Model confidence (mean pLDDT): 78 of 100. A computed fold for a 114-nucleotide RNA from Metabacillus mangrovi, annotated as c-di-AMP riboswitch aptamer (ydaO/yuaA leader). The source organism's lineage runs through Bacteria, Bacillati, Bacilli, Caryophanales and Metabacillus. Rfam family: c-di-AMP riboswitch aptamer (ydaO/yuaA leader). Rfam's curators write: This family represents a conserved RNA structure found upstream of the ydaO and yuaA genes in Bacillus subtilis and related genes in other bacteria. Rfam links the family to the GO terms cyclic-di-AMP binding and regulation of gene expression. The RNAcentral record of the sequence draws on MGnify.
RNA sequence: CGCUGAAUCCAUUCGGAACGGGGGAACCAGGUUUUUGGGGUGAAUCCUGCAAUAUGGAAGGGUGACUCGUGCAACCCGAACCCGUCAGCUAACUCCGUAAGCGCUGCAUGAGAG
Numbered sequence: 001c002g003c004u005g006a007a008u009c010c011a012u013u014c015g016g017a018a019c020g021g022g023g024g025a026a027c028c029a030g031g032u033u034u035u036u037g038g039g040g041u042g043a044a045u046c047c048u049g050c051a052a053u054a055u056g057g058a059a060g061g062g063u064g065a066c067u068c069g070u071g072c073a074a075c076c077c078g079a080a081c082c083c084g085u086c087a088g089c090u091a092a093c094u095c096c097g098u099a100a101g102c103g104c105u106g107c108a109u110g111a112g113a114g
Base pairs, nucleotide, nucleotide: 001103002102003101004100008017009016010015018098019097020096021095022094023093028088037086038083039082040081041080045058046057047056060077061076062075063074066112067111068110069109070108071107072106
């Protein structure tokens, strides 16, 4: 300097802004479900297969150095964690996070910025 990601900026006394996520009416949806538990963040779910968390594949996601959109090529990911028997949507309201990990430099085209 840049990348994944919401995870940055200001202040330095308390904190604030911004971005992200959960809970939570009416109406609507559902008419069932309740250990075969259920749910949340996330792209990360499914199939095959197995001694296996292996191998392979698909859904989906990421990268190309001014930004955004579209397309091609190449490479990579396709995890993990949390709530605790409980939650559809959801205005008011309310609660929470601002980590962690890395090192890319191919092409074409449209619009914009400088």